RNAcentral holds the sequence, with entries from MGnify. Predicted 3D model of a 98-nucleotide RNA (SAM riboswitch aptamer (S box leader)) from a pig gut metagenome.
């Protein structure tokens, strides 16, 4: 740059106080979370095969396995008396492929 981003898919081992990006909720966590490692898994974005617009498969290179990227947040539009909430859409960030 550019595609995706509501589905999916844990156990055990090490280790210790925070983690879920950041800011605000919420929420996980000492019945051990986050991270790390090994095993197992799910996906299928690349390459391989196969089939030839489409698929298929998982063999090889990433990803990924609480909660839509947890949810908001900043703009539009719709309902609303509203500077209150609510819903939709877009943005912004941010992740991963290629």
């Nucleotide at each position: 740059u550019u595609a995706u981003c509501a589905a999916g898919a844990g156990u055990g081992g090490a280790g210790u106080a925070g983690a879920g990006a950041a800011c605000g909720g919420c929420u996980c966590g000492u019945u051990g979370a986050u991270c790390c490692c090994a095993c197992a898994g799910c996906a299928a974005c690349c390459u391989a095969u196969c089939a030839a617009u489409a698929g298929a498969c998982a063999a090889g290179g990433u990803g990924c396995u609480a909660a839509u990227a947890c949810c908001g947040a900043c703009a539009a539009a719709g309902c609303g008396a509203a500077u209150a909430g609510c819903u939709u859409u877009g943005a912004g960030u941010g992740a991963u492929g290629a």